Overview:
This is a predicted structure of a 127-nucleotide RNA (SAM riboswitch aptamer (S box leader)) from an Ignavibacteria bacterium.
RNA sequence: CGUUUAUCAAGAAAGACUUAGGGAUAAGGCCCUAUCAUAGUCUUAGCAACCCGCAUUGAGCUAUAAACCGGCAAAAAAUGCGAAGGUGCUAACUCCUUCUUCAACUAAAAUUGAAGGCAGAUAAACA
Numbered sequence: 001c002g003u004u005u006a007u008c009a010a011g012a013a014a015g016a017c018u019u020a021g022g023g024a025u026a027a028g029g030c031c032c033u034a035u036c037a038u039a040g041u042c043u044u045a046g047c048a049a050c051c052c053g054c055a056u057u058g059a060g061c062u063a064u065a066a067a068c069c070g071g072c073a074a075a076a077a078a079u080g081c082g083a084a085g086g087u088g089c090u091a092a093c094u095c096c097u098u099c100u101u102c103a104a105c106u107a108a109a110a111u112u113g114a115a116g117g118c119a120g121a122u123a124a125a126c127a
Stems, first nucleotide, its partner, number of pairs: 002126007013044006021032003026098004045090003050086002052082006060072003094119001099116006
């Protein structure tokens, strides 16, 4: 870097050093920043519960449009509790919009709302 699956309206910041930009990318907005950054590096602290541990339920579960085959079955899955370890995260919904469909309103557009898509982030598994 690639593939698959899941999640993305919650939560959680101080210090030191550095410098002039930063909020993924392109555009348009909007914001943060010399009151010295919320950007970069390090330290400490915290949040969460993906992996993980324990308890209860549980003979089926996964996969597919549904099956077969295949795989797993003291399993899977659900609920609850935990936080030692592997990651992650600790301004604003992934800061907002962009593409498609539907609905409301409208003469039409604009606008608003809903669903989906694209892109992205994180985790787990695989290659």
Lineage of the source: Bacteria > Pseudomonadati > Ignavibacteriota > Ignavibacteria. Rfam family: SAM riboswitch aptamer (S box leader). From the family's description: The SAM riboswitch is found upstream of a number of genes which code for proteins involved in methionine or cysteine biosynthesis in Gram-positive bacteria. Model confidence (mean pLDDT): 77 of 100.